[in-house]
Molecule: small-subunit ribosomal RNA
Organism: uncultured bacterium
RNA sequence: AGAGUUUGAUCCUGGCUCAGGAUGAACGCUGGCGGCGUGCUUAACACAUGCAAGUCGAACGGAACUGUCAUUUUUGAAUCUAUUAACUUGCUAAGGGUGGAAAUGUUGGCAGUUUAGUGGCGGACGGGUGAGUAACCCGUGGGUAACCUGCCUUACACAGGGGGAUAACACCUGUGAAACAGGUGCUAAUACCGCAUAACAGGAGGAGGCGCAUGCCACUUUCUUGAAAACUCCGGUGGUCGUAACAUGGACCCGCGUCUGAUUAGCUGGUUGGCGGGGUAUCGGCCCACAUAGGCGACCAUAAUUAGCCGGUCUGAGAGGGUGGACGGACUCAUUGGGACUGAGACACGGCCCAAACUCCUACGGGAGGCAGCAGUGGGGAAUAUUGGACAAUGGGGGGAACCCUGAUCCAGCGACGCCGCGUGAGUGAAGAAGUAUUUCGGUAUGUUAAGACCUAUCAGCAGGGAAGAAGAAAUGACGGUACCUGAGUAAGAAGCCCCGGCUAAAUACGUGCCAGCAGCCGCGGUAAUACGUAUGGGGCAAGCGUUAUCCGGAUUUACUGGGUGUAAAGGGAGCUGCAGCCGGCACGGCAAGCCUGAUGUGAAAGUCCCGCGGCCCAACCGCGGGACUGCAUUGGGAACUACCGGUCUGGAGUGCCGGAGAGGUAGUCGGAAUUCCUAGUGUAGCGGUGAAAUGCGUAGAUAUUAGGAGGAACACCAGUGGCGAAGGCGGCCUACUGGACGGCGACUGACGCUGAGGCUCGAAAGCGUGGGGAGCAAACAGGAUUAGAUACCCUGGUAGUCCACGACGUAAACGAUGAAUAGUAGGUGUGGGGGGCCAGGGGCCCUCGGUGCGGCAGCAAACGCAGUAAGUAUUCCUCCUGGGGAGUGCGUUCGCAAGAAUGAAACUCAAAGGAAUUGACGGGGACCCGCACAAGCGGUGGAGCAUGUGGUUUAAUUAGAAGCAACGCGAAGAACCUUCCCAGGCCUUGACAUCCUCGUGACAGGGCAUGUAAUGUGCCAUUCUUUCGGGUCAGGGGAGUCAGGUGGUGCACGGUUGUGGUCAGCUUGUGUUGUGAGAUGUUGGGUUAAGUCCCGCUACGAGCGCAACCCCUGCCCUUAGUAGCCAGCGCGUAAAGGGGGGCACUUUAGGGGGACUGCCGGGGAGGACCCGGAGGAAGGGGGGAAGGACGUCAAAUCAUCAUGCCCCUUAUGGCUUGGGCUACACACGUGUUCCAAUGGGGUAACAGAGGGAGGGGAAGCCGCGAGGGGGAGCGAACCCCAAAAAUAACGUCCCAGUUCGGAUUGCAGCCUGCAACCCGCCUGCACGAAGUUGGAAUCGCUAGUAAUCGCGGAUCAGAAUGCCGCGGUGAAUACGUUCCCGGGUCUUGCACUCACCGCCCGUCA
Repeated sequence: AGAGUUUGAUCCUGGCUCAGGAUGAACGCUGGCGGCGUGCUUAACACAUGCAAGUCGAACGGAACUGUCAUUUUUGAAUCUAUUAACUUGCUAAGGGUGGAAAUGUUGGCAGUUUAGUGGCGGACGGGUGAGUAACCCGUGGGUAACCUGCCUUACACAGGGGGAUAACACCUGUGAAACAGGUGCUAAUACCGCAUAACAGGAGGAGGCGCAUGCCACUUUCUUGAAAACUCCGGUGGUCGUAACAUGGACCCGCGUCUGAUUAGCUGGUUGGCGGGGUAUCGGCCCACAUAGGCGACCAUAAUUAGCCGGUCUGAGAGGGUGGACGGACUCAUUGGGACUGAGACACGGCCCAAACUCCUACGGGAGGCAGCAGUGGGGAAUAUUGGACAAUGGGGGGAACCCUGAUCCAGCGACGCCGCGUGAGUGAAGAAGUAUUUCGGUAUGUUAAGACCUAUCAGCAGGGAAGAAGAAAUGACGGUACCUGAGUAAGAAGCCCCGGCUAAAUACGUGCCAGCAGCCGCGGUAAUACGUAUGGGGCAAGCGUUAUCCGGAUUUACUGGGUGUAAAGGGAGCUGCAGCCGGCACGGCAAGCCUGAUGUGAAAGUCCCGCGGCCCAACCGCGGGACUGCAUUGGGAACUACCGGUCUGGAGUGCCGGAGAGGUAGUCGGAAUUCCUAGUGUAGCGGUGAAAUGCGUAGAUAUUAGGAGGAACACCAGUGGCGAAGGCGGCCUACUGGACGGCGACUGACGCUGAGGCUCGAAAGCGUGGGGAGCAAACAGGAUUAGAUACCCUGGUAGUCCACGACGUAAACGAUGAAUAGUAGGUGUGGGGGGCCAGGGGCCCUCGGUGCGGCAGCAAACGCAGUAAGUAUUCCUCCUGGGGAGUGCGUUCGCAAGAAUGAAACUCAAAGGAAUUGACGGGGACCCGCACAAGCGGUGGAGCAUGUGGUUUAAUUAGAAGCAACGCGAAGAACCUUCCCAGGCCUUGACAUCCUCGUGACAGGGCAUGUAAUGUGCCAUUCUUUCGGGUCAGGGGAGUCAGGUGGUGCACGGUUGUGGUCAGCUUGUGUUGUGAGAUGUUGGGUUAAGUCCCGCUACGAGCGCAACCCCUGCCCUUAGUAGCCAGCGCGUAAAGGGGGGCACUUUAGGGGGACUGCCGGGGAGGACCCGGAGGAAGGGGGGAAGGACGUCAAAUCAUCAUGCCCCUUAUGGCUUGGGCUACACACGUGUUCCAAUGGGGUAACAGAGGGAGGGGAAGCCGCGAGGGGGAGCGAACCCCAAAAAUAACGUCCCAGUUCGGAUUGCAGCCUGCAACCCGCCUGCACGAAGUUGGAAUCGCUAGUAAUCGCGGAUCAGAAUGCCGCGGUGAAUACGUUCCCGGGUCUUGCACUCACCGCCCGUCA
């Protein structure tokens, strides 16, 4: 950065589509790891459960527990001691006293812990959501002299002295299910209430200063009002009317900006402003009373739809366009609606009250609730996660603190949802392995890929170690035994998705056969699909890849940057305007709004981009610093331009005076020609009309003609791409009124100008209303014609209407398809109006202003074209356009009497629609030319019989092909069997035919006999070659398999061959030139020709394939040669005869030459090419004929001549064989033949050419009426044979008849060929003797040795031509001419055709 798609091709306009990037995504297939992010876009739907806001005992009275001290109750240990008993150093027992340890209870004090309640602070933060809102909500910049602000900080001052209650608690009650409520009694405070004090503050008064205004500031010995709370661990912590600051947070006001549509144009009653009140932290209709009538709106009010706003984010070169998820700012809401309370702050998400809906509990009396907090559930949906851990960090609330709380937050979990990083191994390795795919079978590809040997270990896994994050000396880590480090050890555990016709990188095979399917656009698929499906291979991206949805881009396809409007979509039908708006002449002075420049403030942070640096191994991600954020505001400066102010100028514009031109407009007189009608005269049978007619008029006197009259409409000639008008439009003459333009003069005004949404006016024709008028013309209508029909074209009539007046309509191809204004920009030549100058004085020349035309340069334009009257160069303003159809339609609105007009969509549908130009084809377009094309002639076809081919029908089969010309006596130059493909029956399966292998044999073929319907088969008889003797060759037989075979399909897969146009004169190319290009030129033009044949001219000059010529036959002459041909002269000879000798003169044969070239003469043509005439010549202007067929067309014909790709059949779609069929027959068509007769039929006598002949042609003589039989001379041919030519001539006959025409058909008897003539051959004789008396519409051939007519030969072939191919004989008529029919060629024109008029295409119906 572009690409595909309109066309046969081209350029343009124009839409559609693609390649790019992006996403809170979803879906399909697939899925190894990690980091960082991110995750209900839908139902602001409903919510179970748990948690998300508490804290302070250093405010207070209690309560519970623990400890301690004191008090007191009860119990009362050790020790000491008297007594008794036992006993006598000792020890033991009993009870008494002393003692007071210890335990227990009561009361009080103190200390500690926990705490319901009173009290304080916090629940207005943090967290969620986007329903509402088009608004001072938000953004940005200002203002508050119109305001508030708890906790924190600083400063100043103070805390004196009193009082009365109330929770908790106790008792009672309601007594109730519960939630809870009530009464009585007691008590405390930093709870509550007075009093004092007053630095200070508020209010009132006084007096001063300042400000843009409302107002603000400071002072005051005046008056008045207003405080408090204490606790303590003794370090502090708190309190107060507070006041003044600071900081923070909020409130209100203002400028500017903020979606869509006018098919929403008017909206508004507290509405607009005022005065006075109320209310508020504060201003204010915020609220109220009174009076007022204002306010908003095209610079878009009001109403409606949609939507939370921004920083940003995606895209884009930018300008823009889209978007507002995460993060951040301000806003809003908390089930829905309303309300206030408390408080520094709320009209309060986890507070209160009321109403509503819903859910839950209930003992039916009554109560409870609000996940748009974090998880989670149901539901909705294409779709979006865990009822996790921790307060370790950051932050918040309370507290003096310890600490408590914190789903804020930090982490973890789930999801490839996104971005980023890594891996799935690396090097070596050719026998180019196997497998797979394909193949021309050789190979090629996969592919160094794999295997093999060697190396490494990132991730994952195992083992060991193990953080930072913790802040300051210690303690304190949810994450987490996580990140990270080390070690051992294995290539092991880790690749898919989409695409491969073009756009767009990458192709082959098979399957399928307009089916199945693909497809973003163009489009693929109907038997060889690189486009469907699969496989192999390849391309792309990669843990992802595709699809879908949405946005920007490409799209300069809404164009500010950066488009257009003659013909592609688009100029309003025209003008006016003292409307709004935009733009505006020359010069000076000022101002500073725009403008330029400097500075300052702001433009939050994050983010984007750029620069530099840093932290995670890198990156993503994160951190730091700088720039920038194009904006807004304030301010200093400048003064060119614009705006504004001031006074000037005359060039733009206008006025004035003079002048001429004009179908300019309106109104009113007048005029003549013509049509029609009326009256009268003359006059008689038609008139009229048409392509031809008829309807119509006319003997009741038309048409024609003469005279008079009536009435309406229009104004011949002049008249002219002449004039006038804004457009529509305007045409006899005259008069009146009136608009505009132009020229001259240069007196006046002094920018007064241009454009112009809206508005207003004008506006052809037709149609409408009312009233007139009505001659002609003439929708509708009637009749006559035409026609298949003719609701048309033509004719005869004829009403609205056309005319006038007044209204109304408001549209046209209202066109120059070209809006208005101004200025600049080469020439030339007409025409109409005005003015000036000059001369040689004319039909003169030159200059100029404003009109109207043509041609043309530059320039423009897609081209066509425009070109001083621009579509060129510039400036200003307005309308209109944005693919085609739907549709200028529907709905709505406005206008209209109506008809309708104006404004003006969408659903749906297509990939085009369109403009200009090019090549061809075509035209019931034009010009020129040609052809047996017509015409002029001759003979036919179409009628009859027969032959032959085709269709149709029939059939077991009637094999199949050919289909307008260009299929149909065609392939078929010849179907009884064969041919032969078709049908019926029988038989064979490596095969009738080809190649190879193996076994055995020596022949096979052919012949004879027997069997058998035949093929086939069986049996019998006879029967090889070569050799170095091993064998070889060949042949047939058996066997196995490669394979054979196919007239099966496709001529629309092909080769080759052929037809056709057409023997028509065309078809191309190189270079040059030209055009943006397709293309053009050459090749057109003027002549000429059969011809693109030749000449001349020409930006073209050459060349090729065609034409012509060269080749063949024929026509004249010469020459060479002379047998099987010939016979003039010379002999011989025969009844006759080139029969023999001889000869080659002639004829002839077959080789070679000559000849004809417009060469010569005359004329025409300007000249030339050439044409006409003539001479000579056998032949004269191509002598006649044949062969030869350009580029291409018809998907023309042929797969059945042959060849051949692919498909199909393989005991059959192959092969063999018998019989049948191709020969059928109601009918239709083509091509022929024989006829209908006297130019004839029948009977008797002449003259060719070209051919053929050995499995042949066959002579003579003989037989038969004949076909033919028999015979076998000569002949492989200038020798012999076929072979008789016929028409013709002459003579006689028939006498116009269904015949002495015609011969079909049928009967009988024969001949020939052949294995065989029944289906189904030819020929002969006799007999029978059909239709047919010249052919409707229509149609064919032929221009001279031709038509017509007459016979002869040949190919094919055993036999079988009326067909075909050849040959000669006899031998005409006509062509004025190119108007018409058909076909063709060249030029030109139109075109919506290009598959090319057998086109395209419209309507109706299905």